Small-subunit ribosomal RNA, 5' domain from an uncultured bacterium, 471 nucleotides, folded computationally.
Its mean pLDDT, the model's own confidence on a scale to 100, is 87.
Rfam family: Bacterial small subunit ribosomal RNA.
The full RNA is in RNAcentral, with records from ENA and SILVA.
[in-house]
Context: one part of a larger RNA
RNA sequence: GGAUGAACGCUGGCGGCGUGCUUAACACAUGCAAGUCGAACGAACCUUCGGGUUAGUGGCGGACGGGUGAGUAACGCGUGGGAAUCUGCCCUCAGGAGGGGGAUAACGGCCGGAAACGGCCGCUAAUACCCCAUAUGCCGAGAGGUGAAAUGAAUUUCGCCUGAGGAUGAGCCCGCGUCUGAUUAGCUAGUUGGUGAGGUAAGAGCUCACCAAGGCAUCGAUCAGUAGCUGGUCUGAGAGGAUGAUCAGCCACACUGGGACUGAGACACGGCCCAGACUCCUACGGGAGGCAGCAGUGGGGAAUUUUCCGCAAUGGGCGAAAGCCUGAUGCAGCGACACCGCGUGAAGGAUGAAGGCCCUAGGGUCGUAAACUUCUUUUAUUAGGGAAUAGCAAGGAAGGUACCUAAUGAAUAAGCAACGGCUAACUACGUGCCAGCAGCCGCGGUAAUACGUAGGUUGCGAACGUUGUCC
Numbered sequence: 001g002g003a004u005g006a007a008c009g010c011u012g013g014c015g016g017c018g019u020g021c022u023u024a025a026c027a028c029a030u031g032c033a034a035g036u037c038g039a040a041c042g043a044a045c046c047u048u049c050g051g052g053u054u055a056g057u058g059g060c061g062g063a064c065g066g067g068u069g070a071g072u073a074a075c076g077c078g079u080g081g082g083a084a085u086c087u088g089c090c091c092u093c094a095g096g097a098g099g100g101g102g103a104u105a106a107c108g109g110c111c112g113g114a115a116a117c118g119g120c121c122g123c124u125a126a127u128a129c130c131c132c133a134u135a136u137g138c139c140g141a142g143a144g145g146u147g148a149a150a151u152g153a154a155u156u157u158c159g160c161c162u163g164a165g166g167a168u169g170a171g172c173c174c175g176c177g178u179c180u181g182a183u184u185a186g187c188u189a190g191u192u193g194g195u196g197a198g199g200u201a202a203g204a205g206c207u208c209a210c211c212a213a214g215g216c217a218u219c220g221a222u223c224a225g226u227a228g229c230u231g232g233u234c235u236g237a238g239a240g241g242a243u244g245a246u247c248a249g250c251c252a253c254a255c256u257g258g259g260a261c262u263g264a265g266a267c268a269c270g271g272c273c274c275a276g277a278c279u280c281c282u283a284c285g286g287g288a289g290g291c292a293g294c295a296g297u298g299g300g301g302a303a304u305u306u307u308c309c310g311c312a313a314u315g316g317g318c319g320a321a322a323g324c325c326u327g328a329u330g331c332a333g334c335g336a337c338a339c340c341g342c343g344u345g346a347a348g349g350a351u352g353a354a355g356g357c358c359c360u361a362g363g364g365u366c367g368u369a370a371a372c373u374u375c376u377u378u379u380a381u382u383a384g385g386g387a388a389u390a391g392c393a394a395g396g397a398a399g400g401u402a403c404c405u406a407a408u409g410a411a412u413a414a415g416c417a418a419c420g421g422c423u424a425a426c427u428a429c430g431u432g433c434c435a436g437c438a439g440c441c442g443c444g445g446u447a448a449u450a451c452g453u454a455g456g457u458u459g460c461g462a463a464c465g466u467u468g469u470c471c
Stems, first nucleotide, its partner, number of pairs: 001471004006467004013342004018337001019335002021300001026298003030295003035060003040057002043054004067253003076178007085170002090166007098132004107122006137146003152158002179225003186216003191213008228250004232243004255276005278289004306332001309330002314328001315326004345375004355366004380408006389398001415460005420441003426455005436443002
C1' cells in the first nucleotide's frame, strides 16, 4: 500500500447493488417450513340432484429442495482412468393383460385407559393381497426348473405387465496430488495372501471355515495435533504466500450412541425401534419432544437482522385437468457492514463589515468567506399521472413502488483525524518529569510547533480514525 462476513470511537442526507452468529454442532416458548390424488376404493355427511366435503384403504412424493461444518488427513476431495453393477418418473422399440380366490381398514357393537392410545366380535371394497395358466426372460452343458399383469377408470386419453436399448442419477476400484510434529520408530492378527463357502445390485477378508506367514515403514509407517475438500477469493510484476464467508460442485452430519424397516433410491433433518442425557404432561400405572429449515427467545460474545408480504414470476411435489402445497424462491424491513453513484448549492460580491485569534499595537489572519444581488432545484416536501416484469385471455407480492409532470423554496443535509521527524500541515494560552502523549525515534523538571484548550492549517470526506487478521 492492498484486502476484510469485521469490531470499537466519533459523526451521519439520499439512491443502487450486494452482504449480515466467524463465538455455544449451547438450550429452545410460539407460528409456519410436504403434501397431493374422489378420473384407484368402499363408506359417511351435505345437496339447488348438477355435484360437493372428507377420516380411512390405496398410489405417487416425503432420499428433492433448505440448514450446518461437529466428525473426517480419508479414494473424503481434486484430476485422469477402469470393470464386476443398479437406476422410480422420462424417451425409443417389441410383445402381452387368460382364469380364480381369501382377507382387511373405514363402519357397527362391546370393553380398557387420566392421557397417548389400545383389545375382542361382526360386515365390506379396490389400480391393496394371493393362487393357477402362459411368456421372447432368468438358472442350467443338457434334460429340465423358475417366472408377470389392473382391461382398471373414462367422452379423449391416462394407466398395468415383460423384454431390449437410451438418457439421467447412483454404488465400486485404481494412478497421481492433498497440513504440522521424530522431544512419536517401529506398527499390524481378519492382520497379508490362498482355497472353498456365504453375502451384495455389484468386485473384494465384505463375512466365515481351513491353510500359508505374510503386509506396512526413515521415499516417515504407527501415534499425536490441527482441518470439511474444490472451483475460487485476497495479495504479489511473477514465482509464491495466505485463505475456503456469500455463489457453484462434492462429502459428512441432523439432541448423543446404536439398529434396521419400507422403498428404484435412506440406514432417512421436520419416519420407526432400542439405550442415554435433558425438557414437558401425568390420575404415578404411563406418556410426549428434538429449529445445524424460516422468523423469533434465552445464553455465550467485541459482534451479526423481521415472530414481514406473496405464490404474480422461476423452480419443485401431486393431479387428466381445474387446482392444492411450497419460510425453495420472488420481494419488502433492519444495519454506512462493503462497493458504486449523487447531494449538502451556483455566479457576482471589499466599507476587506461585525466577531474570534495573533500582534512589534502600525497591522495581520479567518476571508469572497459572510451579509447583500442575480440565478438554479439534483435532493426535499406537496399534488397529479403511473409501468415493464405476464407469452393467446385472465392473473403483479414487490407497489400507487420505479418513472414522468407541476408547484414551493437555498430551501432538508458535514464531519473525522492530524499538524516534532518519518509525514502534508504553527502560533497563543494553560500545565511544570505533574497531568498526560507515543507506531518507531522519543516529548513533559517555567518561554513545550510533541501534554490540554483555542485560533489557524493539512489530509480525507458521508465518512474519518483506531484495533484485529492476511499478503